[in-house]
RNA sequence: AUGAACGCUAGCGGCAGGCCUAAUACAUGCAAGUCGAGGGGCAGCACAGGUAGCAAUACUGGGUGGCGACCGGCAAACGGAUGCGGAACACGUACGCAACCUUCCUUUGAGCGGGGAAUAGCCCAUAGAAAUGUGGAUUAAUACCCCGUAAUAUCGUUGCCAGGCAUCUGGUGGCGAUUAAAGCUCCGGCACUCGAAGAUGGGCGUGCGUCUGAUUAGGUAGUUGGCGGGGUAACGGCCCACCAAGGCGACGACGGGUACCUGGUCUGAGAGGAUGAUCAGGCACACUGGAACUGAGACACGGUCCAGACACCUACGGGUGGCAGCAGUCGAGAAUAACUCACAAUGGGGGAAACCCUGAUGGUGCAACGCCGCGUGGAGGAUGAAGGUCUUCGGAUUGUAAACUCCUGUCAUUGGAGAGUAAGACCUGGCGGUCAAUAGCCGACAGGGUUGAUAGUAUCCAAAGAGGAAGGGACGGCUAACUUCGUGCCAGCAGCCGCGGUAAUACGAAGGUCCCAAGCGUUGCUCGGAAUCACUGGGCGUAAAGGGAGCGUAGGCGGCGUGGUAAGUCAGAUGUGAAAUCCCGGGGCUCAACCCCGGAACUGCAUCCGAUACUGCCGUGCUUGAGGGUUGGAGAGGUAGCUGGAAUUAUCGGUGUAGCAGUGAAAUGCGUGGAUAUCGAUAGGAACACUCGUGGCGAAGGCGAGCUACUGGACAACAUCUGACGCUGAGGCUCGAAGGCUAGGGGAGCAAAAGGGAUUAGAUACCCCUGUAGUCCUAGCAGUAAACGGUGUGCGCUUGGUGUGAGGGGAUUCGACCCCCCUUGUGCCGGAGCUAACGCGUUAAGCGCACCGCCUGGGAAGUACGGCCGCAAGGCUAAAACUCAAAGAAAUUGACGGGGACCCGCACAAGCGGUGGAGUAUGUGGCUUAAUUCGAUGCAACGCGAAAAACCUUACCCACCUUUGACAUGUACGGAAUUUGCCAGAGAUGGCUUAGUGCUCGAAAGAGAACCGUAACACAGGUGCUGCAUGGCUGUCGUCAGCUCGUGUCGUGAGAUGUUGGGUUAAGUCCCGCAACGAGCGCAACCCUUGUCAUUAGUUGCUACAUUUGGUUGGGCACUCUAAUGAGACUGCCGGUGACAAACCGGAGGAAGGUGGGGAUGACGUCAAGUCCUCAUGGCCCUUAUAGGUGGGGCUACACACGUCAUACAAUGGCUGGUACAAAGGGUUGCCAACCCGCGAGGGGGAGCUAAUCCCAUAAAGCCAGUCGUAGUCCGGAUCGCAGUCUGCAACUCGACUGCGUGAAGUCGGAAUCGCUAGUAAUCGUGGAUCAGAAUGUCACGGUGAAUACGUCCCCGGGUCUUGUACACACCGCCCGUCACACCAUGGGAGCGGGUUCUGCCAGAAGUAGUUAGCCUAACCGCAAGGAGGGCGAUUACCACGGCAGGGUUCGUGACUGGGGUGAAGUCGUAACAAGGUAAC
Repeated sequence: AUGAACGCUAGCGGCAGGCCUAAUACAUGCAAGUCGAGGGGCAGCACAGGUAGCAAUACUGGGUGGCGACCGGCAAACGGAUGCGGAACACGUACGCAACCUUCCUUUGAGCGGGGAAUAGCCCAUAGAAAUGUGGAUUAAUACCCCGUAAUAUCGUUGCCAGGCAUCUGGUGGCGAUUAAAGCUCCGGCACUCGAAGAUGGGCGUGCGUCUGAUUAGGUAGUUGGCGGGGUAACGGCCCACCAAGGCGACGACGGGUACCUGGUCUGAGAGGAUGAUCAGGCACACUGGAACUGAGACACGGUCCAGACACCUACGGGUGGCAGCAGUCGAGAAUAACUCACAAUGGGGGAAACCCUGAUGGUGCAACGCCGCGUGGAGGAUGAAGGUCUUCGGAUUGUAAACUCCUGUCAUUGGAGAGUAAGACCUGGCGGUCAAUAGCCGACAGGGUUGAUAGUAUCCAAAGAGGAAGGGACGGCUAACUUCGUGCCAGCAGCCGCGGUAAUACGAAGGUCCCAAGCGUUGCUCGGAAUCACUGGGCGUAAAGGGAGCGUAGGCGGCGUGGUAAGUCAGAUGUGAAAUCCCGGGGCUCAACCCCGGAACUGCAUCCGAUACUGCCGUGCUUGAGGGUUGGAGAGGUAGCUGGAAUUAUCGGUGUAGCAGUGAAAUGCGUGGAUAUCGAUAGGAACACUCGUGGCGAAGGCGAGCUACUGGACAACAUCUGACGCUGAGGCUCGAAGGCUAGGGGAGCAAAAGGGAUUAGAUACCCCUGUAGUCCUAGCAGUAAACGGUGUGCGCUUGGUGUGAGGGGAUUCGACCCCCCUUGUGCCGGAGCUAACGCGUUAAGCGCACCGCCUGGGAAGUACGGCCGCAAGGCUAAAACUCAAAGAAAUUGACGGGGACCCGCACAAGCGGUGGAGUAUGUGGCUUAAUUCGAUGCAACGCGAAAAACCUUACCCACCUUUGACAUGUACGGAAUUUGCCAGAGAUGGCUUAGUGCUCGAAAGAGAACCGUAACACAGGUGCUGCAUGGCUGUCGUCAGCUCGUGUCGUGAGAUGUUGGGUUAAGUCCCGCAACGAGCGCAACCCUUGUCAUUAGUUGCUACAUUUGGUUGGGCACUCUAAUGAGACUGCCGGUGACAAACCGGAGGAAGGUGGGGAUGACGUCAAGUCCUCAUGGCCCUUAUAGGUGGGGCUACACACGUCAUACAAUGGCUGGUACAAAGGGUUGCCAACCCGCGAGGGGGAGCUAAUCCCAUAAAGCCAGUCGUAGUCCGGAUCGCAGUCUGCAACUCGACUGCGUGAAGUCGGAAUCGCUAGUAAUCGUGGAUCAGAAUGUCACGGUGAAUACGUCCCCGGGUCUUGUACACACCGCCCGUCACACCAUGGGAGCGGGUUCUGCCAGAAGUAGUUAGCCUAACCGCAAGGAGGGCGAUUACCACGGCAGGGUUCGUGACUGGGGUGAAGUCGUAACAAGGUAAC
């Protein structure tokens, strides 16, 4: 933007438009008639007349108005519909016709005389159902015929003048022949005939323009032309006979597909793109196909004939019909209106006219289909009402919105008034013009009575009353507009991205908001944005894209002068470019839409006259482009021939003996029949080490021993010749690695296939041993490569540096080199510039010119089909359906690598001790159960939450109970609180009962506070869910050395720099350097503890002195110790190394030495890590229960599996006896001494202690003795029995301990795996928390007290730099192919069916033309016979439908079959991405 459709909604008006599909089929009505002033007449209607009758009325009669049917004239070829066909002179535009026609109309010239024969109608008869006829009789004309007259008409013939490119044209003559008419009348006129001219309308020809595909490349026989005819209004192969062999095509013929064309319309800045409804011009068509007739005009929409299909009528014999006219019907479809009014206006036909006809047209109706306009009220109105919604509960918002007050009156409603569209025509009157005329005719004027479908419409007036009139879509981003509830990957949304898995601004609803508004959304289609086909205006190194290379045809493009021409080009003028539309200026409807007037424009085409710079064309010159000549050197350039040595292998011979070969390791293989090794000889084939070089040559592919012959190209120097001879290059032709094919040779080595051996889960591979095609030569085919510089060819221009190949020059020198310069190759580095970046950069990917090739999202696919080529393999050309929202390039940051470099860590290694085996303890999984509550699950869950489950705890299960509740706050009432006893019950609980009256204020009454009880309601309560809604806390990487920021700089940007580098460190620790300079969080330090010393202070501690059984007492605070404050260690000092640094190594001193040891301290972040059952908390859920209470049970179960400890298996030990030395803790519901009892656990007892005082509390290993003697033991202690102790309401499920007895497994532990680097491991005991009781756990304490570290290759983890990447939920990544299943589209396919087209043949309706022996025949001729002319019939030619046969092309379908695509969780492997584990292609 729309001829739209669909959904929801809808008050009014104006103006426009309304079957886009089935050119499918049509019922019914209407759409083309008119003229009586052409004619004969009179069926019907009306009216005078006549007859009959009182009348009504009946009969009669063309007399008048008129008029059905008929003859005749004109019209019916216009108007109206539609877009089938058609790619064409169909349309558009500009010309032409000297090659044409034109009824009616206008002007003008001439004329209109005399005769005749019929026929329809009507009548009679007759056939038929009808449609429609047939025969006979009679009749008229503006119907028909004949004669006369006649030309500037037509034909024939014959002159003259002028012009011309042919046919010819213009002017002017003569003669001959042929051809015409119609009347009517109101008397005004109209009509008629033959000419001439005009106008109008047509016909024909030509240039240019006009869709798509080359997977359509050749097409054509009336085809192209000629001569002669025919035909036509007219030219012409339009048609025919003959002759010639032409004419078209890469500037796209022919064939296929599609399509009415144009003015215009939509869009766009334009250029363009799309389109061709309405309006206008043209064309074509009228059921399908063919044909002609009539006519001025048709091959005719509402005419004719024939054929066909379809439909209808029928008496079955036969007939009839054509809505793509207006309405309307069925059907098709997403979809398109009334079987309306009128000829009043405009226009058309007929007529002299009045008039008649007109589904053209003018109107109305239907539908928001479009455009435009109007309204649905206006002003005031804050307790910001109620209600709704949200809420942080305070409020916010809806919202001046409403209510309410005061107004207004458009539209709709009712009533009334009421234009304009109407001008004419007609009649009357006078006037003017014409004229002889007061006839007539024409014109203006005056008067007259008339003419309206729309419609009582537009408009105006009045009345009433805010009264009757708002919706649709959207609200995640794009894109203006946000909240709540419901739902829970469901239901659904979605234009793209995407939303939804329990807090959804995205689904659904609500409130609110935004946009538009009588509409709003959705869908379809077109243009734009899209510079995304690029003319304006793109690209091709790596994103899609340079042909593998050259030669060359057509084509495109082309150096410097000069003369001509004027095709291109430029300028002016003329004609045309229909109207409408668009634009501008006016005007009319109240405005607008709409309409009217004027202008401009229509960018085009044609003609004429000019200009001549540039391009073209025709001449003529030039030398710089290009080429030739002479001289010269370089080269794996090519082809052919000859020659050579090294090596491999084979064969022969010699020597010689047990292995050789091969690999990660092996084996297959070879070898005692003598290999390998070694020497000699011979044979044969292939390839040419070193030289060898980002060296050379060639167009590319490619070319490497030496010599010879032939041969191509490039380069330098000279400045001698030709004179633009050039560049590019569609088609075409040639060359073209490797592999492959054909034929014949050759075959040493290597080596697809194949065989064997290994490897492996497998191994049709990688590795090994063999080995055939092939590799080589000759002749041919093939024609492709990552044929790559991923960079087409040629020319010109544009800063530099430095190598190297070839040639030359200069300077210098005795000569040469070094040195400087020029040309031409070939590399590297880099400037400007370019580039998305990477990069390119005089060898351009820079700046330009010329030409060619190629690209336009990924996949399907370089595939299918078709064509061409090939022996084949295959190559070249080259799609679509379908599917995805990406595929891709370069660079960045990470992560990762079976990449690299450096570094660290009990990471490995070196050691010590364990785990994994046993039985026990404990936790977990699993299983079981009424319940075995819940959580934690790799490291980083599993002696974890739990620093302690008999009841309690406890959350679980069973049973019994309670319901404002065990607990909090508020209200009301009662009572102080509190307390004794008894009963029922398993208990919770329930019932009865005793004692008791307090505190504050107040005189008292009373009130208040705390507590208890009762009642009702707000509410309580929840270890119920969500740790993936959260806070807080915690684990982990990791005490690893990292993580960042500001400013600056670099980069289009992401980002980089700093933070990298050289050193160094435990450390981003420090130093140096540096486009960086600084800073922050981390590191370190500051803190605690321990190690040394000092000072201060000495009780409960210590004690040298004295004393005692005894720190018991005195004295003392020196020492130890205690606990407060200080000191001390900083690479400070010395030597060496290092860069004069940082630092490291060694040393001195020191109690301690390089962070002294240990602890606390955990950066930015990661793991949606853990925890809603510590606590807090959003949301959801339960509320006589998921809350609360009680009793009992369970968390303690037990075929099994795993984790973590403790104890052991013994002699470095067990047992017995004796004996020595700690630290750190705890203690009043507590630790508990002495003493007594008990074998013992323990009991009794009661001193002391609120603790440096007393107690727990004997430390143990150790040491000194004794015994055991390698055994299932004097090891080991599980298990079980008996007897006890203690705690506790209560030890059955289910506690700990003691005594006696019992005495299991176990003799050092497979694969694997853990901890530890010094006061550490190992080993020994002690204490605490929890706790009534109950540690092999845990936390803490001290005693004894080692071994080893060469070192960083490897395993694991981490850090820094770098590299590759197809990874970025980041290698636990990504990803490939077969197979299986489902669906989809498609290719092949024996065929089958349809459309279209071609060729050949048969056939031949109607019609036209030709012929005509048959038949018929009024006008004219003839006295007649007859003739002329006409008709019918027959026949020939052409030809539609139809038929037969065979091709081409296209569509549909087809058993089966091929590949392709798609599809949350299929199978097999692991190909690719990292060195992807064999580099990839």
Predicted 3D model of a 1481-nucleotide RNA (small-subunit ribosomal RNA) from an uncultured bacterium. RNAcentral holds the sequence, with entries from ENA.